[in-house]
RNAcentral holds the sequence, with entries from SILVA. This is a predicted structure of a 1449-nucleotide RNA (small-subunit ribosomal RNA) from a metagenome.
RNA sequence: GAUCCUGGCUCAGGAUCAACGCUGGCGGCGUGCCUUAAACAUGCAAGUCGUACGGUCUCCGCAAGGGGACAGUGGCGGACGGCUGAGUAACACGUGAGUAACCUACCUCUGAGUGGGGAAUAACUCCGGGAAACCGGUGCUAAUUCCGCAUGUGGUCAGCAGUUGAAAUGCUGUUGUCUAAAGCCGCAAGGCGCUCGGAGAUGGGCUCGCGGCCGAUUAGCUAGUUGGUGGGGUAAUGGCUCACCAAGGCUUCGAUCGGUAGCUGGUCUGAGAGGAUGAUCAGCCAGACUGGGACUGCGACACGGCCCAGACUCCUACGGGAGGCAGCAGUUAGGAAUUUUGGGCAAUGGGCGAAAGCCUGACCCAGCAACGCCGCGUGGAGGACGAAGCCCUUCGGGGUGUAAACUCCUUUUCUGUGGGAAGAGGAAGGACGGUACCACAGGAAUAAGCCUCGGCUAACUACGUGCCAGCAGCCGCGGUAAGACGUAGGAGGCGAGCGUUGUCCGGAUUUACUGGGCGUAAAGGGCGUGUAGGCGGCACGACAAGUUGGGUGUGAAAUCCCCCGGCUCAACUGGGGAGGGUCAUUCAAUACUGUCGGGCUCGAGGCCGGUAGGGGGAGACGGAAUUCCCGGUGUAGUGGUGAAAUGCGUAGAUAUCGGGAGGAACACCGAUGGCGAAAGCGGUCUCCUGGGCCGGUCCUGACGCUGAGACGCGAAAGCGCGGGGAGCGAACCGGAUUAGAUACCCGGGUAGUCCGCGCCCUAAACGAUGGAUACUUGGUCUGGGGGGUAUCGACCCCUCCCGGGCCGAAGCCAACGCAUUAAGUGUCCCGCCUGGGGAGUACGGCCGCAAGGUUGAAACUCAAAGGAAUUGACGGGGGCCCGCACAAGCAGCGGAGCGUGUGGUCUAAUUCGACGCAACGCGAAGAACCUUACCAGGGCUUGACAUGGCGGAAGUAGGGACCUGAAAGGGCGACGACCUGUAAAGUCAGGAACCGUCACAGAUGCUGCACGGCUGUCGUCAGCUCGUGCCGUGAGGUGUUGGGUUAAGUCCCGCAACGAGCGCAACCCCCACCGUUAGUUGAAUAUUCUAGCGGAACUGCCGGGCGAAACCCGGAGGAAGGCGGGGAUGACGUCAAGUCAUCGUGGCUCUUACGCCCUGUGCCACACACACGCUACAAUGGACGGCACAAUGGGCUGCCAAACCGCAAGGUGGAGCGAAUCCCACAAAGCCGUCCCCAGUUCAGAUUGCAGGCUGCAACUCGCCUGCAUGAAGUCGGAGUUGCUAGUAACCGCCGGUCAGCACACGGCGGUGAAUGCGUUCCCGGGCCUUGUACACACCGCCCGUCACGUCAUGAAAGCUGGCAAUGCCUGAAGCCGGUGGGCUAACCCUUCGGGGAGGCAGCCGUCGAAGGCAGGGCUGGUGAUUGGGACGAAGUCGUAACAAGGUA
Repeated sequence: GAUCCUGGCUCAGGAUCAACGCUGGCGGCGUGCCUUAAACAUGCAAGUCGUACGGUCUCCGCAAGGGGACAGUGGCGGACGGCUGAGUAACACGUGAGUAACCUACCUCUGAGUGGGGAAUAACUCCGGGAAACCGGUGCUAAUUCCGCAUGUGGUCAGCAGUUGAAAUGCUGUUGUCUAAAGCCGCAAGGCGCUCGGAGAUGGGCUCGCGGCCGAUUAGCUAGUUGGUGGGGUAAUGGCUCACCAAGGCUUCGAUCGGUAGCUGGUCUGAGAGGAUGAUCAGCCAGACUGGGACUGCGACACGGCCCAGACUCCUACGGGAGGCAGCAGUUAGGAAUUUUGGGCAAUGGGCGAAAGCCUGACCCAGCAACGCCGCGUGGAGGACGAAGCCCUUCGGGGUGUAAACUCCUUUUCUGUGGGAAGAGGAAGGACGGUACCACAGGAAUAAGCCUCGGCUAACUACGUGCCAGCAGCCGCGGUAAGACGUAGGAGGCGAGCGUUGUCCGGAUUUACUGGGCGUAAAGGGCGUGUAGGCGGCACGACAAGUUGGGUGUGAAAUCCCCCGGCUCAACUGGGGAGGGUCAUUCAAUACUGUCGGGCUCGAGGCCGGUAGGGGGAGACGGAAUUCCCGGUGUAGUGGUGAAAUGCGUAGAUAUCGGGAGGAACACCGAUGGCGAAAGCGGUCUCCUGGGCCGGUCCUGACGCUGAGACGCGAAAGCGCGGGGAGCGAACCGGAUUAGAUACCCGGGUAGUCCGCGCCCUAAACGAUGGAUACUUGGUCUGGGGGGUAUCGACCCCUCCCGGGCCGAAGCCAACGCAUUAAGUGUCCCGCCUGGGGAGUACGGCCGCAAGGUUGAAACUCAAAGGAAUUGACGGGGGCCCGCACAAGCAGCGGAGCGUGUGGUCUAAUUCGACGCAACGCGAAGAACCUUACCAGGGCUUGACAUGGCGGAAGUAGGGACCUGAAAGGGCGACGACCUGUAAAGUCAGGAACCGUCACAGAUGCUGCACGGCUGUCGUCAGCUCGUGCCGUGAGGUGUUGGGUUAAGUCCCGCAACGAGCGCAACCCCCACCGUUAGUUGAAUAUUCUAGCGGAACUGCCGGGCGAAACCCGGAGGAAGGCGGGGAUGACGUCAAGUCAUCGUGGCUCUUACGCCCUGUGCCACACACACGCUACAAUGGACGGCACAAUGGGCUGCCAAACCGCAAGGUGGAGCGAAUCCCACAAAGCCGUCCCCAGUUCAGAUUGCAGGCUGCAACUCGCCUGCAUGAAGUCGGAGUUGCUAGUAACCGCCGGUCAGCACACGGCGGUGAAUGCGUUCCCGGGCCUUGUACACACCGCCCGUCACGUCAUGAAAGCUGGCAAUGCCUGAAGCCGGUGGGCUAACCCUUCGGGGAGGCAGCCGUCGAAGGCAGGGCUGGUGAUUGGGACGAAGUCGUAACAAGGUA
């Protein structure tokens, strides 16, 4: 890298009270403060009744009288309607019940009644106070106002009787007691009222079962608390309230506390189960500035009423007052954000009224807003092989595109004109509204955008940009060819919208009820005993709680679904149907579960008889060893390591012998074995003690399993107190190692290790596998017991039960693996998991002496983290095997001088490329000019070169000489053409050439990381693959592995493989032997030689080894023997290897220059460094003389002979030769002889001077050679390093290409001609198999921690500062209740009329009581010097911990 699995992240869908960006034609139906239950200017939102009443004003009238309006009294209504969601986790809501514990104005039905009296008080008048709000006093008056009396069908209460029922406070009857009323209108009839009952309807109160949020890092809560008796209170039960009595009540089935929240019908989503939600509409609840309170009333503790307290706002004359939009509009504020201070009561509904009617911001309409849903339109038809523009292009063309233009047509919409509704029940009466709708006219007219186009995901090109600017939902794009950025063209999608953002469900079986898991991925509690709970054997009977079926009731309407209907359709809406509950009740069933009853024995337990065992506790004893002490012998070392040192030892160690002391641990047996719940348990003996197994089948009769909490046990280390201490040994001290070495190694050594007692409570406490039970092929070994068989007996063999292992079937598993000791198949119970990091951390609680343990988050951050297996690569893993890889050897390099190349430096330029192997005598097979690409200067501009178009000229092109110049170039210019056609010449026309111009040329300018081609390298290594089959879920494996063998994946054998391809080998060339043919130039013949053809070698033959193989070893023969030697030949691939400067080529760049020409420089520089060479350092040598032997090659602008000149280079000379003929061309080392005599030399030749020669236009920079002179370094080369295995190395010369000249380089040729190879341990490279892996850019990999810097979130912290709820005490408003009531007092009673009584009021006192104050605590925020760790951040520092035996597992 690929794979399978686990697992998180992300997207595509739907929805929305939305908001934002861009855009915007019409209509219908809906919707519109989600935020500050924030504050509100202004107007409106609840009044009405004159047929309840007195009065005032006014109109008509002469008056009587009549009409109208109005403040007040009185009645009804302001408890509905409308708004909001703060509070509330509650009988608040939903659902179903109950009320034998209750109320109900107006309405309906029904029964009875409505007789007769009295009193007061608003208004009004007068007086007074106040700024105002408003208030006080006096006097008069009415009623459907208030108060007695009468009547009592009835009703209340009490008693009795009967009756229903489970139960009377029910009902019926009866006796006693108490108890009503209002009138108004009308000529009248009558109507509207009023009173007391009964019934109904409607609406409510109260109670109960069940249902619906989170937190245990909230575990205990509770004093009116729980119950009783009695009183009070209410419409009514009740601890609602009070007194007394009792001590209860709630809670792990989660009380209390904290957080959050109105609940529901429904809504959104989903296959469903479920999840989320509670806008609009509807039901219920709650609230009305905040808190408290009652009054009135059928109903309130009362949104537009009252009182009190508080905050806020306003008025004020400062004394005091007023207010409450969470009604409709509207304002301000907040906010991303939410409308008009509109019309109308026409409809629907409501209040009052006899009615007319009045009121109604409920409501009906209109306005604003694409906020949503639905519908319509912005035109339709025709129209080119297809305009223009724009875009792309391989320049051919393609796209936009029938699109447009143009022709014909239509008029929804729009504009204008005209007509004009329904909505209204018998007439009139319509806000909407001159609206919908209809008709006519006009004219394609008024009307298209937004997002996207790398994958997911539908849609691609160009340019710009160059890790910049930017994009991004996730993965990720951008560093010069970007389909991902920006723009354009085109395309895709949707369309009056389109995108974005927020939120919800889905996908997510990713909390798994439907429907998941826990050996290794996250996840089995360390182990046991056992409480609650859950679950539970066989058969019978009963019941009917669960369960199942039927009936009944209910489950409001709306919504959803189906059918039908109404707006042209749809949205919307009308009618009908269906559906909906864990609900209630009733009837029935009885299999299963449950309950009860009596049974059973197989589960479980007991009893009896055996039996194994390091099970546990205590005590006693034993030997070996280490150490120490004493003594003896004995002498210089010992000890330790990779090697050493520290240490010990002449004061006698180590070694050795004897004696003694002390502590700890128990060799052998010993095991793959035994025991225990786990931790764990090992010398021997004794005592005490737990559990197991086997056998008997005697007893009990389900007594069982599991087990939240709880309790106990729990290795090592550690802690406390006291002992003990031989050995070992954290810390510590030394010695080494090392860059360092706070380590690994060595020498010492304290705690500890041991014992007693007490704590701690963790672990890779692991089988990483909870317990119980049943079932499901086997094999084998082993511990314990029983039975059988067998034997004289031990053993062996068969079999049953219980344990401990291994291998394996089915099955399971992602795979690995598990597999009767399950990870298989079922059941029951417990524990645990839900991405990685942060973190097993913080805070809080509990435990602990401490160390710490246990429970256990969040912010923030990442797009992964992981498991198993696969292929590679790698390993200081293993095995096998190759190679001049090492080793063995020979010659070198590295030192010197010089040559060449490179780096560096220098320079105007020192052109460019090549950079480990695989750049560096490489591109260069040859830079003085040229080459040449560089630099300086001088010049040219269609160009040095190619093609085409257009135009031009006539002595044109060309061109000797001349001028200028360094040349190029620029001038002048005699002379003077070519091809084709016209017969020829001339002339003409055309062409070539020339001039001008336009296209273009040109570039060794850039990109080898855009490419082709070619090449290097691993490597001439033996490998690399394919088809089919087989195996595996898959990547992939097999084949190609294995056993042999080979130089070789060469061959043989074996094998789920069988074959095949590219490589290997062979086929090709050269050399070696022979034959044969031919042969010039070889004098000649044979031979040699040259050229061609052919033969010969194949493990063919023999022997041996091996497996009857492949093959190997030896031998014969042979010129050659096991591939005979050499060459050519380079598999799949690797290195973004090399080359844009051989060439070709995409893209980019330059265009009077980055092109072209020329002159002169440069590429040759030089303080250095490296690479490759040459020559040496000498005597195996140097010098001189003589003599000998090659091969490959080259030669006509060439090789050049003889001869002559010169010391020589060379010159003259010209024969021969296009070459087996002639020439280059004498090969050299060698051999023979002489000199030198170990010396910086007769070695070595650098350097320099002088004089020459040659080539060339030209040797200054900068060539080669010669002669004479000069004679430097150098005396064999540090670390290190190269080549070579035989005709090889080494030494020696010769030739060639390049080339005018220049060769120490390169490519060839022959001559002379060795040494060594034990062997594969090691270094390097490679092949095959195997193993580990956290690597895959593949070890030059990966990766950890501190430190430093930046950013962010968070813990602690002296404190500082808020919020919330509660507690104790103090104070205590309004008000209800209680008491008092000496002050005040119409109705009724008495009265002597003065008054008294009954009753009432004020006032005062008390209980309760909001708010406030004081106090100490609780919970929860913010902030805080400093401090702790954490996360993140392209290239910082230090080391190397981990991954391969990661180098100390």
It matches the Rfam family "Bacterial small subunit ribosomal RNA". Rfam links the family to the GO terms ribosome and structural constituent of ribosome.